[in-house]
Context: one part of a larger RNA
RNA sequence: CUGGGCGUAAAGGGCGAGUAGGCGGCUCGUGAAGUCAGGAGUGAAAACCCGAGGCUCAACCUCGGGACUGCUUUUGAAACCAGUAGACUUGAGUGCAAGAGAGGGAAGUGGAAUUCCUAGUGUAGCGGUGAAAUGCGUAGAUAUUAGGAGGAACACCAGUGGCGAAGGCGACUUCCUGGCUUGUAACUGACACUGAGGCGCGAAAGCGUGGGGAUCAAACAGGAUUAGAUACCCUGGUAGUCCACGCCGUAAACGAUGAGUGCUAGGUGUAGAGGGUAUCGACCCCUUCUGUGCCGCAGUUAACACAAUAAGCACUCCGCCUGGGGAGUACGGCCGCAAGGUUGAAACUC
Numbered sequence: 001c002u003g004g005g006c007g008u009a010a011a012g013g014g015c016g017a018g019u020a021g022g023c024g025g026c027u028c029g030u031g032a033a034g035u036c037a038g039g040a041g042u043g044a045a046a047a048c049c050c051g052a053g054g055c056u057c058a059a060c061c062u063c064g065g066g067a068c069u070g071c072u073u074u075u076g077a078a079a080c081c082a083g084u085a086g087a088c089u090u091g092a093g094u095g096c097a098a099g100a101g102a103g104g105g106a107a108g109u110g111g112a113a114u115u116c117c118u119a120g121u122g123u124a125g126c127g128g129u130g131a132a133a134u135g136c137g138u139a140g141a142u143a144u145u146a147g148g149a150g151g152a153a154c155a156c157c158a159g160u161g162g163c164g165a166a167g168g169c170g171a172c173u174u175c176c177u178g179g180c181u182u183g184u185a186a187c188u189g190a191c192a193c194u195g196a197g198g199c200g201c202g203a204a205a206g207c208g209u210g211g212g213g214a215u216c217a218a219a220c221a222g223g224a225u226u227a228g229a230u231a232c233c234c235u236g237g238u239a240g241u242c243c244a245c246g247c248c249g250u251a252a253a254c255g256a257u258g259a260g261u262g263c264u265a266g267g268u269g270u271a272g273a274g275g276g277u278a279u280c281g282a283c284c285c286c287u288u289c290u291g292u293g294c295c296g297c298a299g300u301u302a303a304c305a306c307a308a309u310a311a312g313c314a315c316u317c318c319g320c321c322u323g324g325g326g327a328g329u330a331c332g333g334c335c336g337c338a339a340g341g342u343u344g345a346a347a348c349u350c
Base pairs, nucleotide, nucleotide: 003322004321005320006319007304008303012318014201015200016199021194022193025088027086029084030083034080035077036076037075038074039073040072041071042070048066049065050064051063052062053061054060091191092188093187094186095184096183097182098181099180103177104176105175106174107173108172109171110154115149116148117147118146119145120144121143125136126135162169163168206247207246208245209244210243211242216240220236221235222234223233258317259316260315261314262313263312266295267294268293269292270291271290272289273288274286275285276284299306300305323350324349325348332343333342334341335340
């Protein structure tokens, strides 16, 4: 390289829009680059294969044929692929009419709770644990009442419920804004799919500058436990946790399952949309579409299991794997303020 693979054995990129490239619906014409057929030229000799012959055989040598799978040129074919000209509507998109939603951003508002402060009542404890102690408290704590301050998070609703490409998103109101679904079939007429590089987004922790600081809490201190206890438990407690702007670019970033299209039994739950009856509604019923769960046939699978949300049957495009360790290390490049990230070996060894 090929082949075979990628849910759990090695292997799906964290996610997106998209460049080059690859690939692409239906119909009619044209032309003939690819393709196919015929002819011509060339494809040196030797070697190779087949047949025959010569050295006593063989190796070797000689002769004839084949082959040299290719290239050039010419004549034709027109199904397919590419080009070109036109047509179509089912793919895709737009319009119109509806719908659901913690989708995103900004501003404002609210109540419960924790902590702290002030004042009142009140007195000896509180707190904490397996048991204690450190700690707090007669300078009046804990408890309780009233008032105030401040920060952070939004109980119930809440649901294998919803939305988002992923990360993720949950009080309420307003403004700005992205996507999705259903119906209709007015418009465009293949405009599609995928996507190397590049670009953007990307939990938590961490970093820079400036704010903020209630709670919780790495580090740290003390008390316990213990043979010891640099831990688990307890009392404290700083970064951080929050905000703005800028970095970082990683996660078991998981469905450990790339994206898209077509085809392939059923059953049941759920969130929306559509339809039916005398019908505005409710109820009931029906079917279809979109999403989300469970069960299950065929089929697949090493098994577990998957099973129309496929891990089934096929096609297109991208990414990735190739025994374990050494090692996601070294070196170099690129990126970063740093931490480090990314790309990514070998010797040696089993």